[in-house]
RNA sequence: CUCUUAUCCAGAGCGGGCGAGAGAUCGGCUCUAUGACCCCGCGGCAACCCCCGUACGGCAACGGGAAGGUGCUAACUCCGACAGAGGUAAAGUCUGGUAGAUGAGGG
Numbered sequence: 001c002u003c004u005u006a007u008c009c010a011g012a013g014c015g016g017g018c019g020a021g022a023g024a025u026c027g028g029c030u031c032u033a034u035g036a037c038c039c040c041g042c043g044g045c046a047a048c049c050c051c052c053g054u055a056c057g058g059c060a061a062c063g064g065g066a067a068g069g070u071g072c073u074a075a076c077u078c079c080g081a082c083a084g085a086g087g088u089a090a091a092g093u094c095u096g097g098u099a100g101a102u103g104a105g106g107g
Base pairs, nucleotide, nucleotide: 001107002106003105004104005103006102007101008100013042014041015040016039017038021031022030023029025081026080027079028078043073044072045071048069049068050065051064052063053062054061077099082096083095084094085093
């Protein structure tokens, strides 16, 4: 980089550093010199991998745990984007998809 697969309406922040944009893209909207984004430290959340049990050989499922590997810790993936349902139309709503993020496994 790419493929497969699962999840994405829950949850969880303080301190220090730096100094200008950040929220993937586009539009909207929002955050940001009362210092964002990012980095470091210490916490925390969650339970994908992992461990134990139901339990046996394996898988799936369910319940429990949190030492370790990731992840996350503004806003539903911040909302939408494409197609459809419904609607006179617009707004709003719902369904599916695309794109993205994260884990696990493979090339």

Notes
This is a predicted structure of a 107-nucleotide RNA (SAM riboswitch aptamer (S box leader)) from an Anaerolineaceae bacterium. Taxonomically the source falls in Anaerolineaceae (Bacteria, Bacillati, Anaerolineae, Anaerolineales). Rfam family: SAM riboswitch aptamer (S box leader). Rfam links the family to the GO term regulation of gene expression.